Model confidence (mean pLDDT): 80 of 100. A computed fold for a 467-nucleotide part of an RNA from an uncultured bacterium, annotated as small-subunit ribosomal RNA, 3' major domain.
Context: one part of a larger RNA
RNA sequence: AGGCGGGGGAACACACAAGCAGUGGAUGAUCUAGAUUAAUUGGAUACUAAGCCAAGAAUCUUACCCAGACUUGACAUGGAUUGUGUCUACGAUGAAAGUCGUAUAGCUAUAGCAAUAUAGCGCUUUUCACAGAUGGUGCAUGGUCGUCGUCAGCUCGUGCCGCAAGGUGUCUAGUUAAGUCUAGUAACGAGCGCAACCCUCAUCGUUAGUUAAAUAUGUCUAACGAGACUGCCCGCGUAAGCGGGAGGAAGGAGAGGAUGACGUCAGAUCCUCAUGCCUCUUACGUCUGGGGCUUCAUAGAUCAUACAAUGGGUAGUUACAGCGAGAAGCAAUACCGCAAGGUGGAGCAAAUCUUUAAAGCUACCCUCAGUUCGGAUUGUAGUCUGGAAUUCGACUACAUGAAGUUGGAAUUGCUAGUAAUGGCGAAUCAGCCAUGUCGCCGUGAAUAUGUCCCUGUUCCUUGCACU
Numbered sequence: 001a002g003g004c005g006g007g008g009g010a011a012c013a014c015a016c017a018a019g020c021a022g023u024g025g026a027u028g029a030u031c032u033a034g035a036u037u038a039a040u041u042g043g044a045u046a047c048u049a050a051g052c053c054a055a056g057a058a059u060c061u062u063a064c065c066c067a068g069a070c071u072u073g074a075c076a077u078g079g080a081u082u083g084u085g086u087c088u089a090c091g092a093u094g095a096a097a098g099u100c101g102u103a104u105a106g107c108u109a110u111a112g113c114a115a116u117a118u119a120g121c122g123c124u125u126u127u128c129a130c131a132g133a134u135g136g137u138g139c140a141u142g143g144u145c146g147u148c149g150u151c152a153g154c155u156c157g158u159g160c161c162g163c164a165a166g167g168u169g170u171c172u173a174g175u176u177a178a179g180u181c182u183a184g185u186a187a188c189g190a191g192c193g194c195a196a197c198c199c200u201c202a203u204c205g206u207u208a209g210u211u212a213a214a215u216a217u218g219u220c221u222a223a224c225g226a227g228a229c230u231g232c233c234c235g236c237g238u239a240a241g242c243g244g245g246a247g248g249a250a251g252g253a254g255a256g257g258a259u260g261a262c263g264u265c266a267g268a269u270c271c272u273c274a275u276g277c278c279u280c281u282u283a284c285g286u287c288u289g290g291g292g293c294u295u296c297a298u299a300g301a302u303c304a305u306a307c308a309a310u311g312g313g314u315a316g317u318u319a320c321a322g323c324g325a326g327a328a329g330c331a332a333u334a335c336c337g338c339a340a341g342g343u344g345g346a347g348c349a350a351a352u353c354u355u356u357a358a359a360g361c362u363a364c365c366c367u368c369a370g371u372u373c374g375g376a377u378u379g380u381a382g383u384c385u386g387g388a389a390u391u392c393g394a395c396u397a398c399a400u401g402a403a404g405u406u407g408g409a410a411u412u413g414c415u416a417g418u419a420a421u422g423g424c425g426a427a428u429c430a431g432c433c434a435u436g437u438c439g440c441c442g443u444g445a446a447u448a449u450g451u452c453c454c455u456g457u458u459c460c461u462u463g464c465a466c467u
Base pairs, nucleotide, nucleotide: 001467002466003464004463005462007461008460009459010458011457012456013455015451016450019414020413021412022411023410026305027304028303029302030301031300032299033298034296035295042053043052064291065290066289067288068287069286070285073130077129078128079127080126083123084122088103089102090101091100092099093098107120108119109118110117111116132280133279135278136277137276141274142273143269144268145267146265148263153192154191155190156189157188158187159168160167161166171184172183173182174181198257199256200255201254203226204225205224206223207222208221209220229251232245233244234243235242236241307407311366312365313364314363315362316361318360324355325354326353329348330347334343335342336341373404378399379398380397381396382395383394384393420443421442422441423440424439425438426437
C1' cells in the first nucleotide's frame, strides 16, 4: 500500500420491514443431470449453467451412429499435361449417392480457295503444389459477451511531505442519485467515469396533409419549434442545498430507454468469425440412404393449467385497442362442413385491401360436490402442411374423465399505469411440438414517509499468525 475481521463509525439498495402475487405439493410442456444406447452430436455448471447457444431437430438442419460410395476431392488459386465449341439426351446397375456404357453437336482470332494447322476463352483427362477438418488447446490469442454495477469510483501533471516503498490531492464539516456541489485545507489543476448532449412518451404552437361516402378547422398523421431553470414566494442555512407554497400539461433527475470508468473472475466462446501451435490427409475430409439428437427407475431448473362461486356453462352482433405483418404473400363477400378445414378469388406491394380482441356488460342455469370444478390419459373418425407425419408434426369432432380440495422446511418477484389479470402481434418458419422469446394495448391494486436485524455495496478508521 492492499486484503480480511462473528472490530468501530457513516451512508445506501425491493436488502429487510409493511404489503400483493407466487415457487416448493398435483398434472403437463421445455431444459439439465443421471441412467440407457450402435448413436442418444457438442458447449454452458454458485451468484454470472439449466424455455441457455437453439428467432423453429420428421428429411435438410446435423456436428452423432450404421450402411453404401468418392479421393486434387463438395469449395479456391496456380503450374505442367490430354482432349474438346458451349449447351445436352438416353440406357444398365443401385435405396440414393455413385459406377459403367452409348449418342448428338461443332465457338472466336490468325494463315489458307479449301481440307486443315496454330493460338485463345470456357469445359475436360492425368498429375503436382494444395484444398478440407463443427478435430485438440478459450490456460497460446484477437474479436465479442457475462459479472461486480449505472456501483461512484479509477488515475495523471506540477508542487509539497517522506531515506524509501509511498503519501498528499481523493481528507474534514455539510450536501447530493453521484469524487454532485459548497466551505475549510500544502496543495493547485487536469483526465477517464457521474451529469449533460441522443431517442421515446406526456402539454401547447406552426407548417403540411395521402387515406376517408362527404366534411377536417381534428382527442389523427409527421416535420419543426416552445416549455422546467429551484426561475418566483416563505422558512432554515456562510454557501452548496433542504422543507413548504404558487402558477403550470408536467416540479425539483417529469417518466422510460440507449449509454457500462480503471479493473476483477487464467469467467464464457477455437461449434459465428479470425488466428498461433499440435493432430488427421484413400480420412478426424466429402457425398448419399436409414437411424439418433424425441430413450426413462430417479433428481434439479423455468414455465403452463388447475384445485373453483371475485367461479364454470349457455345465449346476445353487447361493446371498446395498440404494436405489427403481408406477393412462392395477406386473403374479403358467398357457398359446403358440427368443427379443424374446403371450394372460390373481390381487394391489396398497403393510414386505402386483409388479419373477428379478450377479460368486460346483459339475461338465464349451476349451489359447495372430486361437482356443469379440473382437464391429464386413452380409443375411434377426420383436417392440414410436406416428396414423406411409423420412430417423430400440429389441429378438429365424438367418447373417455387421472392427479389435484391452496401445497413442509425453505424460497422468488414487485414501489404505479407498477404488481396482478385479459387478450393481440411479430421474428424464426412448408408445417410445428411456442405453455418459449421479443413487443403491444385493455382492466388495474395494496403497502412503505422506517431501519441496518438478514443479504450485499460504498467511504473513513482500527487490529492482524495474510500478501
Its Rfam family is "Bacterial small subunit ribosomal RNA".